[in-house]
The RNA shown here (small-subunit ribosomal RNA) has 1372 nucleotides and comes from an uncultured bacterium.
It matches the Rfam family "Bacterial small subunit ribosomal RNA".
The prediction has a mean pLDDT of 85.

RNA sequence: AGUUUGAUCCUGGCUCAGGACGAACGCUGGCGGCGUGCCUAACACAUGCAAGUCGAGCGAAUGAAGUUUCUUCGGGAACGGAUUUAGCGGCGGACGGGUGAGUAACACGUGGGCAACCUGCCUCAUAGAGGGGAAUAGCCUUCCGAAAGGGAGAUUAAUACCGCAUAAGAUUGUAGUACCGCAUGGUACAGCAAUUAAAGGAGCAAUCCGCUGUGAGAUGGGCCCGCGGCGCAUUAGCUAGUUGGUGAGGUAACGGCUCACCAAGACCAUGAUGGGUAACCGGCCUGAGAGGGUGAACGGUCACACUGGAACUGAGACACGGUCCAGACUCCUACGGGAGGCAGCAGUGGGGAAUAUUGCACAAUGGAGGAAACUCUGAUGCAGCGACGCCGCGUGAAUGAUGAAGGUCUUCGGAUCGUAAAAUUCUGUCCUAGGGGACGAUAAUGACGGUACCCUAGGAGGAAGCCCCGGCUAACUAUGUGCCAGCAGCCGCGGUAAUACAUAGGGGGCAAGCGUUGUCCGGAUUUAUUGGGCGUAAAGGGUACGCAGGCGGUCCUUUAAGUCAGAUGUGAAAUCUUACGGCUCAACCGUAAUUAGCAUUUGAAACUGGAGGACUUGAGUUAAGGAGAGGAAAGUGGAAUUCCUAGUGUAGCGGUGAAAUGCGUAGAUAUUAGGAGGAAUACCAGUGGCGAAGGCGACUUUCUGGACUUAUACUGACGCUGAGGUACGAAAGCGUGGGGAGCAAACAGGAUUAGAUACCCUGGUAGUCCACGCUGUAAACGAUGAGUGCUAGGUGUCGGGGGUCAAACCUCGGUGCCGGAGUUAACGCAUUAAGCACUCCGCCUGGGGAGUACGUACGCAAGUAUGAAACUCAAAGGAAUUGACGGGGACCCGCACAAGCAGCGGAGCAUGUGGUUUAAUUCGAAGCAACGCGAAGAACCUUACCAGGUCUUGACAUGCCAUUGACCGUCUUAGAGAUAAGACUUUCCCUUCGGGGACAGUGGACACAGGUGGUGCAUGGUUGUCGUCAGCUCGUGUCGUGAGAUGUUGGGUUAAGUCCCGUAACGAGCGCAACCCCUAUUUUUAGUUGCUAGCAGGUUAAGCUGAGCACUCUAAAGAGACUGCCGAUGAUAAAUCGGAGGAAGGUGGGGAUGACGUCAAAUCAUCAUGCCCUUUAUGACCUGGGCUACACACGUGCUACAAUGGUCGGUACAACGAGCAGCUACCUAGUGAUAGGAUGCUAAUCUCUUAAAGCCGAUCCCAGUUCGGAUUGUAGGCUGCAAUUCGCCUACAUGAAGUCGGAGUUGCUAGUAAUCGCGGAUCAGAAUGCCGCGGUGAAUGCGUUCCCGGGUCUUGUACACACCGCCCGUCA
Repeated sequence: AGUUUGAUCCUGGCUCAGGACGAACGCUGGCGGCGUGCCUAACACAUGCAAGUCGAGCGAAUGAAGUUUCUUCGGGAACGGAUUUAGCGGCGGACGGGUGAGUAACACGUGGGCAACCUGCCUCAUAGAGGGGAAUAGCCUUCCGAAAGGGAGAUUAAUACCGCAUAAGAUUGUAGUACCGCAUGGUACAGCAAUUAAAGGAGCAAUCCGCUGUGAGAUGGGCCCGCGGCGCAUUAGCUAGUUGGUGAGGUAACGGCUCACCAAGACCAUGAUGGGUAACCGGCCUGAGAGGGUGAACGGUCACACUGGAACUGAGACACGGUCCAGACUCCUACGGGAGGCAGCAGUGGGGAAUAUUGCACAAUGGAGGAAACUCUGAUGCAGCGACGCCGCGUGAAUGAUGAAGGUCUUCGGAUCGUAAAAUUCUGUCCUAGGGGACGAUAAUGACGGUACCCUAGGAGGAAGCCCCGGCUAACUAUGUGCCAGCAGCCGCGGUAAUACAUAGGGGGCAAGCGUUGUCCGGAUUUAUUGGGCGUAAAGGGUACGCAGGCGGUCCUUUAAGUCAGAUGUGAAAUCUUACGGCUCAACCGUAAUUAGCAUUUGAAACUGGAGGACUUGAGUUAAGGAGAGGAAAGUGGAAUUCCUAGUGUAGCGGUGAAAUGCGUAGAUAUUAGGAGGAAUACCAGUGGCGAAGGCGACUUUCUGGACUUAUACUGACGCUGAGGUACGAAAGCGUGGGGAGCAAACAGGAUUAGAUACCCUGGUAGUCCACGCUGUAAACGAUGAGUGCUAGGUGUCGGGGGUCAAACCUCGGUGCCGGAGUUAACGCAUUAAGCACUCCGCCUGGGGAGUACGUACGCAAGUAUGAAACUCAAAGGAAUUGACGGGGACCCGCACAAGCAGCGGAGCAUGUGGUUUAAUUCGAAGCAACGCGAAGAACCUUACCAGGUCUUGACAUGCCAUUGACCGUCUUAGAGAUAAGACUUUCCCUUCGGGGACAGUGGACACAGGUGGUGCAUGGUUGUCGUCAGCUCGUGUCGUGAGAUGUUGGGUUAAGUCCCGUAACGAGCGCAACCCCUAUUUUUAGUUGCUAGCAGGUUAAGCUGAGCACUCUAAAGAGACUGCCGAUGAUAAAUCGGAGGAAGGUGGGGAUGACGUCAAAUCAUCAUGCCCUUUAUGACCUGGGCUACACACGUGCUACAAUGGUCGGUACAACGAGCAGCUACCUAGUGAUAGGAUGCUAAUCUCUUAAAGCCGAUCCCAGUUCGGAUUGUAGGCUGCAAUUCGCCUACAUGAAGUCGGAGUUGCUAGUAAUCGCGGAUCAGAAUGCCGCGGUGAAUGCGUUCCCGGGUCUUGUACACACCGCCCGUCA
């Protein structure tokens, strides 16, 4: 830093960025320097080498040169003694080299001790080496054996071995003196006695090398001690040579090291014993440090050497390349027996992710032997292999824009790779060739090595990859893919537009490397000493007492353990750090400086500790009081329930939401009286009291604990806490024995329910009660351990004291509420702290697994206590915020309910949908908010669907070329038609007359057209819905760590976030309202096509005519209504109620107008559009069919079921509208639909146009009817190319269902519902639908409990995709 949430703060885990590595793996790989390289099988090992040397210790063997001599010239013999050597002997094989198995230990580190010790070779000092002896290897002979090897006999030497001599200041014994020490004791001096040595060699010699005794030194070791460094208590007790003593033995030396005897000790919660793991350290890695991890290489120590055991030799070993025994394994074998030990250097097999050459040299450094030359040395010095690590260098430099080609992207303009390349001019680090050539050795001797380095020449030639690009985290586009393939460290990407997969281009990072994996530290203050916590996030033990432990009041003296300061010693080297220096730099190397701890010592004395003395305030004692459900035991009451007995009394009681089971005629319930028995103690009673907690409630008595107040005296720190331990510890449960009224697990029955092993009811057993014993747990909670001190207040209450007449007031101790500072993540806490401090104890360290398993302890059992891991997730959680939700609350509204009216749901038909069917029944719409919806009108067309027939630059657009002159129109033939063939007719402009242009047709090739194909979950636009609901926001300020809050909440009021008041808010915006239209009243203006009061004319009749504009009306502009006025109520407000006036009164009625947003709502088929798909077809044309199907189901309507009616006759009154491919007067014909004539009107003129219900009469008489009209037949009419699939209308005939409709459900609050007709759009024709118009014209509204929807406030929430949520269990 990322990650829990819609967002926030916190807690808390997970993850990442850094550094490191003996690393491994993947891709890649030019050079050099310095380092480094079996971490696994302490697995097994072929082969070679790694420890020998000395002939100046010894006998012996060998026998070169040379000399002499003999000779058959081949050679032989003698002398000579170089050289070499098996054996005896000496020194060395205890060093060097390897490994880390074992070891939790004086093994290691550090600091001390040894008065308890040893030390070859080396150094110094001192004193010596006289004279003898007996053997034995070798060699020779012989025997056994396959071999390894062994036996016997004879003979021989020494610096091999053994006596004797000499010998001390050595050792032992003995008894002294002086001095010293922490004890045993040590040192010095001198006396006596005893014991103990030796080797020679070389050299002409000098002398040298050796030998022996003693002392000292140096070096190296041995032993002992303090302190320090792993985890498990689910290991709590362990130990018999164990602990100590005496004596003896043993050792170089102390010591139970060993033995005999004696005693009974020793160790342990400060962790013994046991089991697990591990070599330790200097250091190395990391970290600011404190720490944490680690112990490769280098250096110190230890341990080991096939496994186990043992000793010998030696100065030194219990011995890596020695011995013996046992074991496993391997090898040889003549089967009798033998041989071996790479954890030395190379190397092999094996194991493994993984780790090198069977190299060169003793030139250097060092080691062994030797007098030396020298020999040996897989120590070591070098080389080889490996990018394993660190460091350095290079892969070129400069100029170079037509910004080349090419790639990629693109908005098609361009951008980018990119000065990059090419090209030109240069350079030579590395490289290649040639030449010279070291230091390391100051004389000789060089493995490395003809190496490093230097010079000359050559030529850009031979030398760049890896990872990443969603956020963390620097770096983005295209294509492919389509929850597939894949990625991923965490969060998470991928379901057709993926910056997250794969590829490409581009970019970023590092670079001979880059990534990945693994491990460690860091970040992680996430074990917190530095530096955390525990009310609710994980975490206070249920409570008290109390041993150990930890901590502890005031004053004085002393001490010096802690503490502080100085000095000395140690703190190996290397490393780290700093400074300087050497390799061309660096890595690397060299020189110097720097010290934590421990020990010794000197000093200081404040604080802590120790010792001594004193004090009273902490603690306690004493006296006097009052309060209390404190505890234990015994006793005594009254009320109530139940039961028993008796009386009265009769049919029910009881119980529930409603019932039933149950009880009751064998007499219940009810009621009266008497009796029995058990349990609990009404009122008082109170966030009152008491108690450590659990807990304690009638009254009396006895015994008893604690607290409080006041006051004198006393003790003198006696205190606090408290691991283990002990005691107490609700309820339930267990054991034994009682008791048992009520209540009541289990159980039974009745209900409820889909079920109901529950909730409700009727019964009912353990239990509840008592005594004794066990259990030992609870949300044992204040979810808050105990103690002490300090830090504002206010207000109740309980028990005391002072004070007062009584109060007020003061004070001590408890118990509550509110609240300040402070604190807290917030909520909250706040003198009863969760504040500020100290002391002690307990507990926590992500969620789940799990308080589970195993082990142990306790328990009669139930179970309790202690208490994991594997595995799994990236969260789990706390507080608060905004929403949403609630069969939570409060307030309010709406035809939401209620009150009414008319319906729907039943019938027939119309229409839409589902379903089914079909070649096709095109597509869409789907709860409200799809279903008389898109469609304001499917016979063809429409038309998108199906069948068949046709076309392919196309039915439609633009561009190019050729050709024709048109196109249009008329006609013929074939065909179902599309189409095909043919006939007739038929252009314009300019001109240099060659032609060019425009327009149109035909033909051709290609770009392209076309798509009602997909995606409404890629979109624009449009629309629906919540909802005409009253809401939705912003700026500044303020509050809050923050999300957010406030404003917008509150009191009133309104239809309204409408207005008023209040108010840390003040203002503003989108909504509300108003502004707009229609309508209701009126004024003015204007009168034709409208009107006609008065005047005139006129008829069968009529504003028909003159005239007029008064009225109606028309259509433009105004007026009017604003709670304006009055009264009451209200808060002096807003407003409400009532009234006046007024045509209209409190938004007058109606319309248009739809805030922020919600539903991935609807529409790609109105249109537009990204992407995908199609291109002789998913495009286009034609004919016919289909969208009109029909067992059925649903929605919306029409007509009815009749008398408030039907039928017939007469008669009255509208408005909105429409009309030339039209409306049609009027006349004629027809029963009629209509037809034939004919007239007016492009409309306030003419027409549609008779409105109907109504009214006045007549008839029908309650029936499937004179209701109802479906269905069907016949005959006609109209539209139209066409009426069969499939139109409408008329006449006659036919006359179905239906007698008011189950559950349920819809609309409507006034000119509304209901009812009646009229018009229009679409339209050739085809409305019961839709949109409008007027006529007649109601009923009801108590009210807001309930249903539905909505608004505001509040509350709960584990919801936020938001209750259609979340989530538990079982099963698959």